Overview: The RNA shown here (small-subunit ribosomal RNA) has 1517 nucleotides and comes from an anaerobic digester metagenome. The sequence is in RNAcentral, with records from SILVA. Rfam family: Bacterial small subunit ribosomal RNA. Its mean pLDDT, the model's own confidence on a scale to 100, is 85.
RNA sequence: AGAGUUUGAUCCUGGCUCAGGACGAACGCUGGCGGCGUGCUUAACACAUGCAAGUCGGACGAUGAAGCCAUUCGUGGUGGAUUAGUGGCGAACGGGUGAGUAACACGUGAGUAACCUGCCCUUCACUCUGGGAUAACCUUCGGAAACGGGGGCUAAUACUGGAUAUGACUCGCGCUCGCAUGGGUGUGGGUGGAAAGUUUUAAUGGUGGGGGAUGGGCUCGCGGCCUAUCAGCUUGUUGGUGAGGUGAUGGCUUACCAAGGCGACGACGGGUAGCCGGCCUGAGAGGGUGACCGGCCACACUGGGACUGAGACACGGCCCAGACUCCUACGGGAGGCAGCAGUGGGGAAUAUUGCGCAAUGGGGGGAACCCUGACGCAGCAACGCCGCGUGAGUGAAGAAGGCCUUCGGGUCGUAAAGCUCUGUCAUUAGGGAAGAAGUCUAAUGUAUGAAAAAUACAUUAGGUGACGGUACCUAAGGAGGAAGCCACGGCUAACUACGUGCCAGCAGCCGCGGUAACACGUAGGUGGCAAGCGUUGUCCGGAAUUACUGGGCGUAAAGGGCGUGUAGGUGGUCUAACAAGUCAGGUGUGAAACUCCGGGGCUUAACUCCGGGCAUGCAUUUGAAACUGUUAGACUUGAGGGCAAGAGAGGAAAGUGGAAUUCCUAGUGUAGCGGUGAAAUGCGUAGAUAUUAGGAGGAACACCAGUGGCGAAGGCGACUUUCUGGAUUGACCCUGACACUGAGGCGCGAAAGCGUGGGUAGCAAACAGGAUUAGAUACCCUGGUAGUCCACGCCGUAAACGAUGGGUACUAGGUGUUGGAGGUAUCGACCCCUUCAGUGCCGGAGCAAACGCAUUAAGUACCCCGCCUGGGGAGUACGGUCGCAAGGCUGAAACUCAAAGGAAUUGACGGGGGCCCGCACAAGCGGUGGAGCAUGUGGUUUAAUUCGACGCAACGCGAAGAACCUUACCAGGGCUUGACAUCCUCUGCUAGCUAUAGAAAUAUAGUGUUCUCGUUUGAGACAGAGAGACAGGUGGUGCAUGGUUGUCGUCAGCUCGUGUCGUGAGAUGUUGGGUUAAGUCCCGCAACGAGCGCAACCCCUAUACUUAGUUGCCAGUGGGUAAAGCCAGGCACUCUAAGUAGACUGCCGGUGACAAACCGGAGGAAGGUGGGGAUGACGUCAAAUCAUCAUGCCCUUUAUGUCCUGGGCUACACACGUGCUACAAUGGUCGGUACAAAGGGCAGCGAGACCGUGAGGUGGAGCCAAUCCCAAAAAGCCGAUCACAGUUCGGAUUGUAGGCUGCAACUCGCCUACAUGAAGUCGGAAUCGCUAGUAAUCGCAGGUCAGCAUACUGCGGUGAAUACGUUCCCGGGCCUUGUACACACCGCCCGUCACACCACGAAAGCUGGCAACACCCGAAGCCGGUGAGCUAACCAGCAAUGGAGGCAGCCGUCUAAGGUGGGGCUAGUGAUUGGGGUGAAGUCGUAACAAGGUAGCCGUAUCGGAAGGUGCGGCUG
Repeated sequence: AGAGUUUGAUCCUGGCUCAGGACGAACGCUGGCGGCGUGCUUAACACAUGCAAGUCGGACGAUGAAGCCAUUCGUGGUGGAUUAGUGGCGAACGGGUGAGUAACACGUGAGUAACCUGCCCUUCACUCUGGGAUAACCUUCGGAAACGGGGGCUAAUACUGGAUAUGACUCGCGCUCGCAUGGGUGUGGGUGGAAAGUUUUAAUGGUGGGGGAUGGGCUCGCGGCCUAUCAGCUUGUUGGUGAGGUGAUGGCUUACCAAGGCGACGACGGGUAGCCGGCCUGAGAGGGUGACCGGCCACACUGGGACUGAGACACGGCCCAGACUCCUACGGGAGGCAGCAGUGGGGAAUAUUGCGCAAUGGGGGGAACCCUGACGCAGCAACGCCGCGUGAGUGAAGAAGGCCUUCGGGUCGUAAAGCUCUGUCAUUAGGGAAGAAGUCUAAUGUAUGAAAAAUACAUUAGGUGACGGUACCUAAGGAGGAAGCCACGGCUAACUACGUGCCAGCAGCCGCGGUAACACGUAGGUGGCAAGCGUUGUCCGGAAUUACUGGGCGUAAAGGGCGUGUAGGUGGUCUAACAAGUCAGGUGUGAAACUCCGGGGCUUAACUCCGGGCAUGCAUUUGAAACUGUUAGACUUGAGGGCAAGAGAGGAAAGUGGAAUUCCUAGUGUAGCGGUGAAAUGCGUAGAUAUUAGGAGGAACACCAGUGGCGAAGGCGACUUUCUGGAUUGACCCUGACACUGAGGCGCGAAAGCGUGGGUAGCAAACAGGAUUAGAUACCCUGGUAGUCCACGCCGUAAACGAUGGGUACUAGGUGUUGGAGGUAUCGACCCCUUCAGUGCCGGAGCAAACGCAUUAAGUACCCCGCCUGGGGAGUACGGUCGCAAGGCUGAAACUCAAAGGAAUUGACGGGGGCCCGCACAAGCGGUGGAGCAUGUGGUUUAAUUCGACGCAACGCGAAGAACCUUACCAGGGCUUGACAUCCUCUGCUAGCUAUAGAAAUAUAGUGUUCUCGUUUGAGACAGAGAGACAGGUGGUGCAUGGUUGUCGUCAGCUCGUGUCGUGAGAUGUUGGGUUAAGUCCCGCAACGAGCGCAACCCCUAUACUUAGUUGCCAGUGGGUAAAGCCAGGCACUCUAAGUAGACUGCCGGUGACAAACCGGAGGAAGGUGGGGAUGACGUCAAAUCAUCAUGCCCUUUAUGUCCUGGGCUACACACGUGCUACAAUGGUCGGUACAAAGGGCAGCGAGACCGUGAGGUGGAGCCAAUCCCAAAAAGCCGAUCACAGUUCGGAUUGUAGGCUGCAACUCGCCUACAUGAAGUCGGAAUCGCUAGUAAUCGCAGGUCAGCAUACUGCGGUGAAUACGUUCCCGGGCCUUGUACACACCGCCCGUCACACCACGAAAGCUGGCAACACCCGAAGCCGGUGAGCUAACCAGCAAUGGAGGCAGCCGUCUAAGGUGGGGCUAGUGAUUGGGGUGAAGUCGUAACAAGGUAGCCGUAUCGGAAGGUGCGGCUG
């Protein structure tokens, strides 16, 4: 410090996720030792048991042991252990918890002239004199107990009277100080007010006062949570006066008076929460948190209350009420672990009913000492941090074994074993601290003292340890006792095998798994960390993803519809003053701990000690005066006013006008009009439309008209008048900062809509009808109502858009246009120049993700306002508010997804555009589709009808030929190492023939016999038998593959290197202008070159020449025949087959750009690639083929293998494809007659001859082929006949008789003869081929093959028509455009309905909680009143008694709990209901994305199963 994830790819926006750190943690697996820490986060739930606060006899009475003394032996004295009670101090500290609390509770800094403070320190003064009780104790009574009542005795440092007293209070008089109230101090008078003793030498205690210290009370400034869907709150409320109360101020309380006080700088309400030092994280700013340690606060079963006291409204005190628990004799009592342990419960989860006061600290005491679950220690727990160990060296036969393997090997791996060492930790044994001393005891000395008391100090000696025989040290033995967890697709370090087969499962995100899973499970290996490792949860970080540091708002989320203006924020120039902000210095404080730095101590570290620094803050004080601010004064440039002009659909009202539509009246006139893609509904013979004239009425204002004008926006368009707002320009004058923005507020605000009343010509939601359509609640047509118009009043929204808030300043230009002004010039008007205010276009810097913006900024800056923070849910719900309503404004959550989105790129696509090509259309010729038959396919059937191929690119296809075989299918019968291959063992033959059984395979019997080589043990071939390894499979997967093939397409395309442009994907090149069959060539150009394709090179063909001349040929010469290259001869010609030449836009003219090229011409056998073939770029279709072959994996193994017979592949209501033959006279039939090319032939072609009507047969010359044969070419030509008909057309079908092949023609071959003579008279919608030696037509040959050809592949003969042209159909190429597509339009995608699940809203109600209110009741208690009852101290009195005072009791105010009531808020639940979300393959449609097939969208109204349609206005996205 970043990374993954939206896309085919890119950049951006934006969310989600990960890597880091931390924890009082928990869970899973595992676990050796030590040190230091930490340990109920949940039920402030309930608690058994023990302990946690006592102490003092030197305050008091009482009790009075041991010991000692005395003794009359009874006891007495002394002594003082012990301690229930009175009394004192403490118990208000220490310890726990965080429920409550949003508050002066906390933090920080002040104030207290408005206060208190026990014990402690210091200082001044004093401590005199009386009195009466009471507990304990004794006795008695009641009670189960707790405890209580009566009587009697007694003490005090308990209680109390009096004296004295600085001071206190009060009334005066002074001095002095302070910010105000007021404080300090001096003096005089008055009033009431103290004390305690113990022991006695001292010491200590007591009382009053001053001061200090410590600790508190109260007040104030500032600071720190969420919510405005809480906006108004408040009656002791705010203030005053009097009184009361308190330690003290104060509405703290009360009476009266006034009507205030708080709040947008967030009152009041609701929710949540102890606050801080700190802790975690972070670079920091921040964010989160408040365990342990420390400070403060609050609480102590719940609620209320006071008492005592220096201090409490009191955790281990009291009273009352309530809930709960316990005891009970039922009458009544007792209790409060949020102290330490511990128990139950809750929970994912948190420890011992331990030891000790040795240390530190606290209480009491003079002290010893006592108490102390504070504390010090130990126990439990890997809960955390830190440290150590589980060994070290050597060791290759690279062991065994595991795993993988290409079978060679690799790896675990120097790892192990083996050898040589070491001894940390642990174990055993031995030794053994520091923590302890200022305390205590004893002695000595010094000081004080009368003193051997006593006290203080010093020295010496001794005593005191829970931890603990612990830390530490030493010795011993032996590698011995000590390693796991997670991960291994990317992020992210680390890979293979097997199993599984969208199953089981994994997963933080992206995503893995559907038969070869590095992603699941296991194993081996590897990586990481390590006594731990992972997971889960939470917080910060990364996240600049709330942006102060440090973000944005044209299109990604985001500018308010527009103005006006309040608060607020901000604000021109100069001078002076002040000093609030600001800056500098000082002072106080900012606790300690923590963090940081430097040292020290534990062997180190963690830990701990010391010192320093930090503590960014607050308060106060002294100064500075530039800037901001405040005050005062001035200025003119901002702003405004005055004067003078011109421009304008700016606004409101009144009036006027013409054109057009419609309607009415009348005339002319006659059959249609109207409307559409085409029609129909509609109107019209009752006279329409058309036309003429007149009239009525409403609405809107052609041309001018313009990215022209005006207005804040919405918006504004005939003309005239009246009223009125704003802006602009010019030259001067005036005011003197008066300014900008603007939360709330107020006003304006298209269209639609609403209310009331008018009006209604046209248009026109709804509605009706007609069309279209599968449907058509639409688009189109005919009608048509609200509405549109006016007046008044509402509504308050729009794509209210420049999707761009307002203001000011600055920052290159160019060019239009509107309204002014000036200059030059002119007679004048233009033109030209300058300048203000608007309004457009282009463009530089700059900005921007890009697109783009660019002086009218989206640039550079400042000021103010509004708004945004992933998509959906949703602008929805609830609440509030506005509205007559429709609805507007404000505005969530649950849940769900990992994206949603912007700009640009490359493709693909479009019922987008442009250019071009192709038998693509058109122009022609001939077909198919109709018939019969052939053949293939589907379907059906079947035991089987084997399998494959399915738009073009399956269907006379694989199959260049199914009677058996083929054959893969079916039935039946057989075999199981097998029909076929290799290896091993044994035997030695065999093959063949015959017979029997059988459908055959096969079986049995007979016959037959004895292979080759040979170093004679043997080897090989062959056959049989046996055992297993294995064979075999046309079984599966073409979506695991190789190879091969089809197709786009013989279309002209597909790419690369370097350079350049772009952030990038990419672009450029390859686009453009021409041209071509062509990315063919030329020109231009940020491109320059190159490759695969095109073309050419290859083959055939067309011409000529050369060479060669048999089997070919025959001109001339000769021979010869009935005829014949038949013969001699020849190679001239034809031909054959090798080579060469020829054609290149080379030449001429024209066009073109001086190009490429095109057009025409000459010459030439051939002319513009001459014709044909072979040749198929990058790629597409998971195209076809596992049944040609090969092959991975899976399956099968007495069968899915193999053999045999028979059957099937040939079925047949039907449908389709491809063909053949026809329907006839351009023809049929008969007779005669002519001319090819290319092929094939030895298990072959087969001549002549003979037989048969014929198929064919007999026979066998010739030929392994330029020699012989197949072999006759046919159409054609010459004659004859038929005369338009189901025929002398057509030949299907059927019968009979034959022929051929073949073991075998029944299922199921071909041919012949005779007979039979079906459909069919040119074929609907639709559709195919072909552009020249082509179509059409005619025959010939070949392969396959025993036989079988209408198919296929070739060959030649005869031999046309047409092409204007590219509008349209199809396919393709290039450029461009739109896109929400990228599996790429066979795409994407919307809504209703149906089903399942999930969360939410509404809902008659039901059930709880909270805080108030009204009333009732009202405990304890304080306060007030009363107090006839009771009453020791003081007073009076001889006394009785009375008085003062007090108490009980009673009454009253206040008041907890409780009760009743109606409301408020909130939570849960609720039949039913509403929409929403999610869910591989449901239904209906097709709304959107392309012009998405009616452009889309926004607002509004209305209608419709649904998407949606339509009207009105608006926007261009």